[in-house]
RNA sequence: GGGCUGGUAGAUCAGGGGUAUGAUCGUCGGCUUCGCAAGCCGAAAGUCGCGGGUUCAAAUCCCGCCCAGUCCA
Numbered sequence: 001g002g003g004c005u006g007g008u009a010g011a012u013c014a015g016g017g018g019u020a021u022g023a024u025c026g027u028c029g030g031c032u033u034c035g036c037a038a039g040c041c042g043a044a045a046g047u048c049g050c051g052g053g054u055u056c057a058a059a060u061c062c063c064g065c066c067c068a069g070u071c072c073a
Base pairs, nucleotide, nucleotide: 001072002071003070004069005068006067007066010025011024012023013022018056027043028042029041030040031039049065050064051063052062053061
């Protein structure tokens, strides 16, 4: 330098044009307990890597770039 895969909540990941009702773990609050753990209820937390384009509408499609992994040279 080139090919492929990936980048979404604090973490690990779903979702692949039509409201982020996202999931689990974690965090915070409440209930319960003499107290802790477990359990139950609730809440917060997302510029969907960045910029542009297509579209009535983009996390999703197209182009460029950045980062990570992997293969080739």
Predicted 3D model of a 73-nucleotide RNA (transfer RNA) from a Candidatus Bathyarchaeota archaeon. The source organism's lineage runs through Archaea, Thermoproteati and Candidatus Bathyarchaeota. It matches the Rfam family "tRNA".